Context: one part of a larger RNA
């Protein structure tokens, strides 16, 4: 060196299972004060559904009663007729009871009583309850209708028992009991209704969630045309203005600050002089503008008007913006002229639906109504080019398609954080920066911590700690050799060289770590997929069960706690150990 045999499992990102975690898309289970339905329950109406009585309300008829401004003997409803009417068939008056009332009176009935009472006349818009007729308001009674409530009945309807029916039942018939126009049932109507069903529950995002944002305007980023991204840096808008306008026009005016002077008067009121020159003001953010103005004041006003529009700007489309000029009608101005809102750029919403107003519109017999058509116009989609008229959650019981396009482990890059060193040397060190310590700063290194990025891996790279077995590094804890010392010696401090060897045992905890106890020469720090699960364990974390606390209406949730919970692989190759042969 070649070929075996027996072994061990460090590697072949070993085998197995299109990752269960995470995200994206889809689905399903479950929940609820998500949305929309619906079974079911219930309310009213009506049909099946009939009789009688009472009460109440309302209405028709009849009878009786009722009616108060002021003046006036007085409680005069209205209109007409009318000169007499009532009374021994019991008037006035008195008394008892009832009704009514504007509290003054009015009406009815009984008893006593025994002959009168009232009108016509004066006052009043209208004259007598003297008398008769009609009628209105209100009240009482009788009677009829309707409605409602209550009660009674029996014949619909329901029901108990018996008999027949039959092999036995059921239907059905007869009889009987109890209910009874209720119940039950049909149609219709309102309510309740996760009992059940179908669905929805946006996107962006240096993983996702939580947060924030989503449309429009101004500036910077933006690289001197325009345009230009980020969860880049700053701010605004969802309007305001019509009695005296913040619009139009005509005429006029000039702020703001500083200096000096001047009664009250002061840092600032008003006045004068000078200087700077737009720093002022512009309804409102910012930018760009603006001086006989775009700022400020006054007069008159409504062009903040109707129908059009040459030609341009921006834009993928849709939309948006500017506008010469013509016609009609106005305002201001002596006129030329100016005026279709505002110094400009934000102040917003397509299509459909749909109140309201208007009209020389059309219409299938005519006149209307409803609807249509045309013009004007309120109502909102803010996830703001607006998916529907209409919508929230949860899954650790979960499933599927995918993703290393995207997170958790490990690796990689980086080095803010972390660790180490160097420079400067304020201060400390009695004095003295540098024995020792070293602020404020500066420059490097390492790749151990926490991070950032998301580059291999999601058709799988098993995750903490322990056990076993280790290999390496040195920024050396011990042992070895040296320098300085604020080193007398001893014991130390601090540096330099050095990795050969070593670096403990227990208690608590799943712990690494840490604390404690006892030792030791010392009980150093790291790397190796935070070494090592095809070597072991499985206490922790991280499935399905369950309990507690907390949160949630709930399903459920919780780097909160607690008990429980399947660790597969016969070694092909590389590697290593032992052994045999050539």
């Nucleotide at each position: 060196c070649c070929c075996g045999c027996a072994g061990c499992u460090a590697g072949a990102c070993g085998a197995a299972a299109a990752g269960a975690c995470c995200c994206u898309a889809g689905g399903a289970g479950c929940u609820u004060u998500a949305c929309u339905g619906u079974a079911g329950u219930u309310u009213g109406g009506u049909a099946u559904u009939g009789a009688c009585u009472u009460u109440a309300a309302u209405u028709g008829u009849c009878a009786a009663u009722u009616g108060c401004g002021u003046a006036g003997c007085g409680u005069a409803g209205u209109g007409g007729g009318g000169a007499g009417a009532c009374g021994u068939u019991g008037a006035a008056a008195g008394u008892u009871g009832c009704c009514u009332u504007u509290c003054g009176g009015g009406g009815c009935a009984g008893c006593u009583g025994g002959a009168g009472u009232c009108g016509c006349c004066a006052a009043u818009g209208a004259a007598a309850c003297a008398c008769c007729c009609a009628u209105c308001u209100a009240u009482u009674g009788a009677u009829g209708g309707u409605u409602a409530a209550a009660g009674u009945c029996u014949a619909a309807c329901c029901u108990u028992g018996g008999u027949g029916g039959c092999a036995a039942a059921a239907a059905c018939a007869c009889u009987u009991u109890g209910g009874g126009a209720c119940a039950g049932u049909g149609c219709u109507u309102g309510a309740c209704g996760g009992g059940c069903a179908g669905u929805u529950u946006u996107u962006g995002u240096g993983g996702g969630g939580c947060g924030c944002a989503a449309u429009c305007c101004u500036c910077c980023u933006a690289a001197a045309a325009a345009g230009u991204a980020a969860c880049g840096g700053a701010g605004g808008a969802a309007u305001c203005u019509a009695u005296c306008a913040a619009g139009g026009u005509u005429g006029g005016c000039u702020a703001u600050c500083c200096c000096g002077a001047g009664a009250u008067g002061g840092a600032a009121a008003u006045u004068c002089g000078g200087g700077a020159g737009a720093u002022a003001g512009u309804g409102u953010a910012a930018a760009g503008g603006c001086a006989a103005a775009a700022g400020c004041c006054a007069g008159c006003u409504u062009u903040a008007u109707a129908g059009c529009a040459a030609g341009g700007g921006a834009g993928g489309c849709a939309u948006c913006c500017c506008g010469c000029g013509c016609u009609a009608u106005u305002g201001c101005g002596a006129a030329a002229g100016c005026a279709g809102a505002g110094c400009u750029u934000a102040g917003u919403g397509a299509c459909c639906c749909g109140a309201u107003g208007c009209g020389u519109c059309a219409u299938u017999g005519u006149a209307g109504a409803a609807g249509g058509c045309g013009c004007a116009a309120a109502g909102a989609c803010a996830c703001u080019g607006g998916a529907c008229a209409a919508a929230a959650g949860u899954u650790a019981c979960c499933c599927u398609a995918g993703g290393g396009a995207u997170a958790a482990c490990a690796g990689g890059c980086u080095a803010g954080u972390g660790g180490a060193g160097c420079c400067c040397g304020a201060a400390a060190g009695u004095c003295c920066a540098u024995a020792u310590c070293g602020a404020c700063g500066g420059c490097u290194c390492c790749g151990c911590u926490c991070g950032g990025c998301a580059c291999c891996u999601c058709g799988a790279u098993g995750u903490c700690g322990g056990c076993u077995c280790a290999u390496c590094c040195u920024a050396u804890c011990c042992u070895g050799g040296c320098g300085c010392u604020g080193g007398a010696g001893a014991a130390g401090g601090u540096g330099c060289c050095a990795a050969g060897g070593g670096u403990u045992u227990g208690g608590c905890u799943g712990u690494u770590c840490g604390c404690c106890a006892a030792u030791u020469a010392a009980a150093a720090g790291g790397a190796u997929a935070c070494g090592c699960g095809a070597g072991c364990u499985g206490g922790g974390u991280u499935c399905a069960g369950a309990c507690c606390g907390u949160u949630g209406u709930g399903a459920a949730a919780c780097a909160g706690g607690u008990c429980g919970g399947u660790c597969u692989c016969u070694a092909u190759c590389u590697g290593c150990u032992g052994u045999g042969g050539g």

Large-subunit ribosomal RNA, domain V from Parcubacteria group bacterium ADurb.Bin305, 582 nucleotides, folded computationally.
It matches the Rfam family "Bacterial large subunit ribosomal RNA". Rfam links the family to the GO terms structural constituent of ribosome and ribosome.
The RNAcentral record of the full RNA draws on SILVA.
Model confidence (mean pLDDT): 81 of 100.